A computed fold for a 341-nucleotide RNA from an Acidimicrobiales bacterium, annotated as Bacterial RNase P class A. Rfam family: Bacterial RNase P class A. The family's RNA type in Rfam is ribozyme. The sequence is in RNAcentral, with records from ENA. It is recorded under the gene name rnpB. The organism belongs to Acidimicrobiales, within Bacteria. The prediction has a mean pLDDT of 79.
[in-house]
RNA sequence: CGAGUCGACCGGGUGGUCGCGGCGCGUCGGUUCGCCGGCGUGUCGAGGAAGGUCGGGGCUCCGCAGGGCAGGGUGCUGGCUAACGGCCAGUCGGGGUGACCCGCAGGAAAGUGCCACAGAAAACAGACCGCCGAUGGCCGAAAGGCACAGGUAAGGGUGAAACGGUGCGGUAAGAGCGCACCAGCGGUCGGGGUGACCCGGCCGGCUCGGCAAACCCCACUCGGAGCAAGGCCAAAGCUGGGACGGGCUGCCCGUCCGAUGUCCCAAGGUAGGCCGCUUAGAUGGAUGGCCACCCCCCGGGCAACCGGGGACAGAACCCCGCCUACAGGUCGACUCGCCGC
Numbered sequence: 001c002g003a004g005u006c007g008a009c010c011g012g013g014u015g016g017u018c019g020c021g022g023c024g025c026g027u028c029g030g031u032u033c034g035c036c037g038g039c040g041u042g043u044c045g046a047g048g049a050a051g052g053u054c055g056g057g058g059c060u061c062c063g064c065a066g067g068g069c070a071g072g073g074u075g076c077u078g079g080c081u082a083a084c085g086g087c088c089a090g091u092c093g094g095g096g097u098g099a100c101c102c103g104c105a106g107g108a109a110a111g112u113g114c115c116a117c118a119g120a121a122a123a124c125a126g127a128c129c130g131c132c133g134a135u136g137g138c139c140g141a142a143a144g145g146c147a148c149a150g151g152u153a154a155g156g157g158u159g160a161a162a163c164g165g166u167g168c169g170g171u172a173a174g175a176g177c178g179c180a181c182c183a184g185c186g187g188u189c190g191g192g193g194u195g196a197c198c199c200g201g202c203c204g205g206c207u208c209g210g211c212a213a214a215c216c217c218c219a220c221u222c223g224g225a226g227c228a229a230g231g232c233c234a235a236a237g238c239u240g241g242g243a244c245g246g247g248c249u250g251c252c253c254g255u256c257c258g259a260u261g262u263c264c265c266a267a268g269g270u271a272g273g274c275c276g277c278u279u280a281g282a283u284g285g286a287u288g289g290c291c292a293c294c295c296c297c298c299g300g301g302c303a304a305c306c307g308g309g310g311a312c313a314g315a316a317c318c319c320c321g322c323c324u325a326c327a328g329g330u331c332g333a334c335u336c337g338c339c340g341c
Base pairs, nucleotide, nucleotide: 001337002336003335004334005333006332007331008330009329010328012294013293014292015291016290017289018288020045021044022043023042024041025040026039027038028037029036030035047312051323052322054321055320056319057318058317059226060225061224062223071222072221073220074219075218076090077089078088079087080086091105092103093102094101095100106217107216111215112214113211114210115209128156129155130152131151132150135149136148137146138145139144164182165181166180167179168178169177183207184206185204186203187202188201189200190199191198192197230275231274232273233272239266240265241264242263243262244261245257246256247255248254295310296309297308298307299306300305
C1' cells in the first nucleotide's frame, strides 16, 4: 500500500419562529363541587431497532389434594440468569492459506419402518459384464478341450450410498482366507480435564451403510388466557323492600300535584367515569413544519461558489432476549499478500 476478519459505537448539530401532547403555577369563565374549558408562563416529550410479536419473566383473572397415562417443548459440556429456544467459555464435526466463520450437535450395536432414479443386487447382500472351472461331469489315447454342475466380490458398469485401504502371501480364480502397515469400531489399562472429550499402551479380524425435521427410546421440562388482563365508583330503566305523602318555605295555614302514583332504601351492574399507567404515557391516538449557519455525501466549477440529497423507522402495561430493516460514518484489535528499511 492492497485485500480481509472480529468487536464496540454514532446515526445530523446550534439558534430563531410557528404549532402539538402531558404535568406544575397564575388568571378568567363555567360547575352536578368531583372537576371542565380559555389565555399566559415554566418544564418534560421516541429508537437502536420503539418494528416482527418469536422465546421467557413480572403483573392480573380462572383452574388445581396427590399420583399416573396421553400430548407438547428442549436436546454436546460447564457456567451465568428471575427465566428462556438467551448469553459466555469450551468440546466435537465442517469450511477458510489465515485472522476467523458455520452447525435443530442425545440414541441407528433396543425394536419397527423407509432408502427415489439408475442398477443384477440397497442391507443377516448381490452373479449383469468379467474371471475361474482346481473338484465333479462330458469329449479325448494323451496333451488338452467344452463352459454343464458350480466357484468367485480382484476388475468393469449403476448409484447419494455396493459391506475397510495399500502391499505381500495364498488360490483354479478369488476372498481378512493369512500376515504387515494404515483407518475405524469394541473391550481393557494408564494419564490429563469439573465435564463434553483428548492422548497413549495392549487385546479382538470385529469391519457393523444412511435416515430419529419417520415411529420410537432416554434425560430434563410444561395448567389456561391475556392490560379489550383485571379492579373500583356508578345515572336512567328493570327488580325487591319500606313509608304515605311531595313541591312552594325552617314551621303552621293555604294552595298545587299525586294512587297502574310520589318519596326513601337495597342488590346487581348497563351507559359513563376512575384506577391499572410509568421522569413520553395517549385512548381518534402528541413528539411536527419553516428559516439561517454549520457537518456529511453526490454532480458542476481552477476557485469563490451553485444545484440536489441526508437512511430504516416511529412508543401504547413493563422488563430480559432473539430475529428482521438501515443512507452514511467513527474507533479498536487481528490476519494474509506485495514493497521498502